Context: one part of a larger RNA
RNA sequence: GAUUGAACGCUGGCGGCAUGCUUUACACAUGCAAGUCGAACGGCAGCGGGGGCUUCGGCCUGCCGGCGAGUGGCGAACGGGUGAGUAAUGCAUCGGAACGUGCCCAUGUCGUGGGGGAUAACGUAUCGAAAGGUACGCUAAUACCGCAUACGUCCUGAGGGAGAAAGCGGGGGAUCUUCGGACCUCGCGCGAUUGGAGCGGCCGAUGUCGGAUUAGCUAGUAGGUGAGGUAAAGGCUCACCUAGGCGACGAUCCGUAGCGGGUCUGAGAGGAUGAUCCGCCACACUGGGACUGAGACACGGCCCAGACUCCUACGGGAGGCAGCAGUGGGGAAUAUUGGGCAAUGGGGGGAACCCUGACCCAGCGACGCCGCGUGGGUGAAGAAAUCCUUCGGGAUGUAAAGCCCUGUUGUAUGGGAAGAGCGGAAGACGGUACCAUACGAGGAAGCCCCGGCAAACUACGUGCCAGCAGCCGCGGUAAUACGUAGGGGGCAAGCGUUGUCC
Numbered sequence: 001g002a003u004u005g006a007a008c009g010c011u012g013g014c015g016g017c018a019u020g021c022u023u024u025a026c027a028c029a030u031g032c033a034a035g036u037c038g039a040a041c042g043g044c045a046g047c048g049g050g051g052g053c054u055u056c057g058g059c060c061u062g063c064c065g066g067c068g069a070g071u072g073g074c075g076a077a078c079g080g081g082u083g084a085g086u087a088a089u090g091c092a093u094c095g096g097a098a099c100g101u102g103c104c105c106a107u108g109u110c111g112u113g114g115g116g117g118a119u120a121a122c123g124u125a126u127c128g129a130a131a132g133g134u135a136c137g138c139u140a141a142u143a144c145c146g147c148a149u150a151c152g153u154c155c156u157g158a159g160g161g162a163g164a165a166a167g168c169g170g171g172g173g174a175u176c177u178u179c180g181g182a183c184c185u186c187g188c189g190c191g192a193u194u195g196g197a198g199c200g201g202c203c204g205a206u207g208u209c210g211g212a213u214u215a216g217c218u219a220g221u222a223g224g225u226g227a228g229g230u231a232a233a234g235g236c237u238c239a240c241c242u243a244g245g246c247g248a249c250g251a252u253c254c255g256u257a258g259c260g261g262g263u264c265u266g267a268g269a270g271g272a273u274g275a276u277c278c279g280c281c282a283c284a285c286u287g288g289g290a291c292u293g294a295g296a297c298a299c300g301g302c303c304c305a306g307a308c309u310c311c312u313a314c315g316g317g318a319g320g321c322a323g324c325a326g327u328g329g330g331g332a333a334u335a336u337u338g339g340g341c342a343a344u345g346g347g348g349g350g351a352a353c354c355c356u357g358a359c360c361c362a363g364c365g366a367c368g369c370c371g372c373g374u375g376g377g378u379g380a381a382g383a384a385a386u387c388c389u390u391c392g393g394g395a396u397g398u399a400a401a402g403c404c405c406u407g408u409u410g411u412a413u414g415g416g417a418a419g420a421g422c423g424g425a426a427g428a429c430g431g432u433a434c435c436a437u438a439c440g441a442g443g444a445a446g447c448c449c450c451g452g453c454a455a456a457c458u459a460c461g462u463g464c465c466a467g468c469a470g471c472c473g474c475g476g477u478a479a480u481a482c483g484u485a486g487g488g489g490g491c492a493a494g495c496g497u498u499g500u501c502c
Base pairs, nucleotide, nucleotide: 001502004499006498007497008496009495010494013372014371015370016369017368019365020364021330026328027327028326030325031324032323035074036073037072040071041070043067044066047065048064049063050061051060052059053058081283082282083281090208091207092206093205094204095203096202099200100199101198104196105195106194108193109192110191111190112189113147115145116144122137123136124135125134126133127132153162154161155160167188168187169186170185171184172183175182176181209255210254211253216246217245218244221243222242223241224240225239226238227237228236258280259279260278261277262273263272264271265270285306286305287304288303289302308319309318310317311316336362338361339360340359344358345356346355347354348353375405376404377403378402385396386395387394388393409443410439411438412437413436414435415434419429446491447490448489449488450487451472452471453470457486458485459484460483461482467474468473
């Protein structure tokens, strides 16, 4: 000099864009953050409507719009957070072969036939303080299970063997009809299978901090045969066999640390760093485990153990903000318990639409960067005041006043967006940005420094005191170094200090 997620002191007008718990992966009150589908299903708690009854209080009826709870489907494995752990099961780059894949794509291929038994909801009874159960009875399905069939698929001893499916909605002429429909057609689905896209799992090579005051480490250890297991290769696991494998090119151990794109600095080489944004990884109170599923060993799922907190009728239960806000605590220090789904994107749905603290906005903070303003012109050999003085004068100084203007900004009033797509509707932001008019210099400058380094000097006070100080050093009676004043220098809505890295 440059840097910063900064903090502290003094000061502080506006806007845009960014950015804001770096510390206790400390504990958390409260609200919200993942639902949706009635075009899968039985139904009908509540709401609105229709119909019926009525003693005018009300009652009945799923008939319609719809729909709580329930069965079922898809989603909940994404999105969001954090950096604890991890020195390699990670990451980066380049390769590889033994794999999986819901939704999506292909005017792909072939099917979608016929049956069965349950169960929740519900009803009745009952246990419990609650959380939550238990028994009996009834019922549906795109829930569940057989049978049939098998283009292709899988297995095979090559003969053969195994294994599927589900319906729902819109429209409709003839024909049939038990008047429900069958049937035809279109759409959405369902089963099997092929290929693709994207995504994911696995393997190898190279690179990836410090310590040798860590020198030896290793028994599923290293390899083989066979088997099991997995979507898949493999000591991944097991039985047997062999006795290997790694290591001064640093094994093992200890410490530290998420990695990269990047960021800062530097002419570069390099050094430092890994906030915000993007990719990958890991974690979700601590430890362990599996279930479901295309996908998890699953932040707002389950089970077990532990610590902690809460409820309890003491028998037993409930919870997990490293989601968004917010609270306590820690700390030098880091924001609102805001608005909206209008946009972008995501989930569900045929759609309407619903959900979305992702996101888009607004709020707070000079924390940073950038831009603008705090006025412009004119105005005396130069007012007053203040400071200095050799008492003559000099300086502040065109500075002020005065006169003439302007209107960035400000204030007020009026108008008022784009962002919304091929036509219409739909804008949180927001009556915002922006535009016009009026008013009037009116509301808007500080901070640090002035001995040398290093740009800027005098006076007074003080008297090794009080104090200053980055280094050298100043101060003991004439201090340009302390304090104040005048003057000056630098930067400027900031200026200094401290920390930090190059």

Record summary
The part of an RNA shown here (small-subunit ribosomal RNA, 5' domain) has 502 nucleotides and comes from an uncultured bacterium. Its Rfam family is "Bacterial small subunit ribosomal RNA". The RNAcentral record of the full RNA draws on SILVA.